Source information: Lysine riboswitch aptamer from a mouse gut metagenome, 166 nucleotides, folded computationally. Its mean pLDDT, the model's own confidence on a scale to 100, is 83.

[in-house]
RNA sequence: CGAUUGAGGCGCAAUAAAUAUCAGUAUGCCGUUUGAAAUCUUCGGGGAUUGGCGAUAACGGUCAAAAAGGAUUUAUUGCCGAAGCUUUUGUCCGCCUGAAUGUUCAAAAGCUGGUUGCAUUAUUAACAGUAAUGUGACUGUCAUCAUUUGAUGGAGCGCUUUCGUA
Numbered sequence: 001c002g003a004u005u006g007a008g009g010c011g012c013a014a015u016a017a018a019u020a021u022c023a024g025u026a027u028g029c030c031g032u033u034u035g036a037a038a039u040c041u042u043c044g045g046g047g048a049u050u051g052g053c054g055a056u057a058a059c060g061g062u063c064a065a066a067a068a069g070g071a072u073u074u075a076u077u078g079c080c081g082a083a084g085c086u087u088u089u090g091u092c093c094g095c096c097u098g099a100a101u102g103u104u105c106a107a108a109a110g111c112u113g114g115u116u117g118c119a120u121u122a123u124u125a126a127c128a129g130u131a132a133u134g135u136g137a138c139u140g141u142c143a144u145c146a147u148u149u150g151a152u153g154g155a156g157c158g159c160u161u162u163c164g165u166a
Base pairs, nucleotide, nucleotide: 001164002163003162006159009080011079012078013077014076015075016074017073018072019071027064028063029061030060031059032058033057037050038049039048040047041100042099043098044097045096046095083112084111085110086109087108088107089106090105093102094101113139114138115137116136117135118134119133120132121131122130123129141154142153143152144151145150
């Protein structure tokens, strides 16, 4: 240098099922009042649909009534840059279009060894969860120093196993 091998542990990710939450919420229906606009992510332009057989808005109803995302548990699968995040570019979708913005996928560059507590911010129905930043703890690995089992520091393009080449 190349190949190979395995470890860190509340280890990472994915799929399926069940359960709770979401929520008696959105929405629909009925009634009263209002009385011409409303919907299709936001703004501009355009288009379509609904609307005095009552739009919209407010209130009421012991009327009917969700879903997605996220979560927990179980099982299975793939794994140990597992995986995640940031930025840029392109791309999918949101009626058409310009701008914005959100979503899908891909590439490039960069960051993070892993788990976790707390605080703040963002997201969310949520004080659950996730992400970012800051700050602690625990833990694995290597190097250096010490020796009674510690101290300091580094980063996964690392470390360990085995083989080959130089």